[in-house]
RNA sequence: GGGCAUGUGGCUUAGUUGGUUAAAGCGUUACACUGAUAAUGUAAAGAUCCCAGGUUCAAAUCCUGGCAUGCCCA
Numbered sequence: 001g002g003g004c005a006u007g008u009g010g011c012u013u014a015g016u017u018g019g020u021u022a023a024a025g026c027g028u029u030a031c032a033c034u035g036a037u038a039a040u041g042u043a044a045a046g047a048u049c050c051c052a053g054g055u056u057c058a059a060a061u062c063c064u065g066g067c068a069u070g071c072c073c074a
Base pairs, nucleotide, nucleotide: 001073002072003071004070005069006068007067010026011025012024013023019057028044029043030042031041032040050066051065052064053063054062
């Protein structure tokens, strides 16, 4: 320098060829339970989906450019 893949709460992931309010587990916080802790139960907070632009009535999803990480080729 060229090619490919990936990027979604703090972490790990789902989201089937565009359509309601972006879902789940772990974690966090509060409460209940306990002599106390753990475990368990209930509830809550937390992501405008890597960034920008475009297409569309409508974009996490499609298109273009960029950034980051990984892999391959030279």